Bacterial RNase P class A from Robertkochia sediminum, 306 nucleotides, folded computationally.
Lineage of the source: Bacteria > Flavobacteriia > Flavobacteriales > Flavobacteriaceae > Robertkochia.
The coordinates come from a structure-prediction model, not an experiment, and the mean pLDDT is 78.
Of the family's consensus pairs, 96% are formed in the model.

RNA sequence: CGGGCAGGUCACCCUAUCGUUCCGAAGUUAUUUCGGGAAGGAAAGUCCGGACACCACAGCGCAGCAUAGCGGUUAACAGCCGUCCGUUGAAAAACGAGGACAAGUGCAACAGAAAGAAUGUACAGGUCAUGCUGUAGUGAAAUCAGGUAAACUCUAUGCGGUGAAACGCCAUGUAAACCGGUGCUUGAGGAUUGCGCGUCCGAUGCCGGAGGGUAGGCGGCUAGAUCUUAUCAGUAAUGGUAAGGCCAGAUAAAUGAUAGGGACCCCGCGAGGGGCACAGAAUCCGGCUUAUGACCUGCAUUUUUU
Numbered sequence: 001c002g003g004g005c006a007g008g009u010c011a012c013c014c015u016a017u018c019g020u021u022c023c024g025a026a027g028u029u030a031u032u033u034c035g036g037g038a039a040g041g042a043a044a045g046u047c048c049g050g051a052c053a054c055c056a057c058a059g060c061g062c063a064g065c066a067u068a069g070c071g072g073u074u075a076a077c078a079g080c081c082g083u084c085c086g087u088u089g090a091a092a093a094a095c096g097a098g099g100a101c102a103a104g105u106g107c108a109a110c111a112g113a114a115a116g117a118a119u120g121u122a123c124a125g126g127u128c129a130u131g132c133u134g135u136a137g138u139g140a141a142a143u144c145a146g147g148u149a150a151a152c153u154c155u156a157u158g159c160g161g162u163g164a165a166a167c168g169c170c171a172u173g174u175a176a177a178c179c180g181g182u183g184c185u186u187g188a189g190g191a192u193u194g195c196g197c198g199u200c201c202g203a204u205g206c207c208g209g210a211g212g213g214u215a216g217g218c219g220g221c222u223a224g225a226u227c228u229u230a231u232c233a234g235u236a237a238u239g240g241u242a243a244g245g246c247c248a249g250a251u252a253a254a255u256g257a258u259a260g261g262g263a264c265c266c267c268g269c270g271a272g273g274g275g276c277a278c279a280g281a282a283u284c285c286g287g288c289u290u291a292u293g294a295c296c297u298g299c300a301u302u303u304u305u306u
Base pairs, nucleotide, nucleotide: 002301004299005298006297007296008295009294010293012262013261014260015259016258017257018256020038021037022036023035024034025033026032040278044289045288047287048286049285050284051283052163053162054161055160059197060196061195062194064159065158066157067156068155069083070082071081072080073079084098085096086095087094088093099154100153104152105151106148107147121136122135123134124133125132167219168218169217170216178209179208180207181206182205189201190200191199192198226245227244228243229242230241231240232239233238264275265274266273267272
């Protein structure tokens, strides 16, 4: 140098013109002016974990699901950090479904007489008798507390359900009518967790038919396990303290378009030309996974060259 491994940072910038949305102030009563805010590292997949809301603050039992060395971290986790062991690699390093087969059940290619079971092979020994004993041979394994749990299962720990279309409220409108069935406390039906129990609601009921009407608004909604910097504790994940900051809140959905200039990368002697990723919030956080451009740092280096 090359290829390899691990980690981190950024996510083009400026100006002009024309716009979009939210908040505040002023002016007006019809949409004006001024000031301020306006996507991401993944906003994505919706795969885990929580906050929050409702279901009886959420019961009991069964079923079910998840996790699995050891220690730590956290609101919580299937995440993360450290470490041991195992596997892969020359190494840096990566990966691991790494509890239990000494409870029961199941399963096992080839070889072998026989594979979890004896209708026990060959040779030798022994016995009243018997694989009773030894050796040989096959195999990873032949009675060894055999192997296997990404087999059932068991153990330990954790988990109630639904999901912002949650939930609270306002407004508008209709047919509390019609037909059929069923039920009215000896109760149909419904809610609550898949099932059972328990609990609660329940007659202006419930199921079906045909038809009538509405399909708007407000809250929830963004100040929080928050962000930045410094410092302390800790190997680290992470936590504490201090100072400062306020940083989208739309609703069919705004966060943009155009022009010029400048960075950066590639091609070219040059003039110049080309490129500048993945991608768009929808209640909010912590992770994981996937997509993706450029740059930086550290580590190891078999073989080859100097």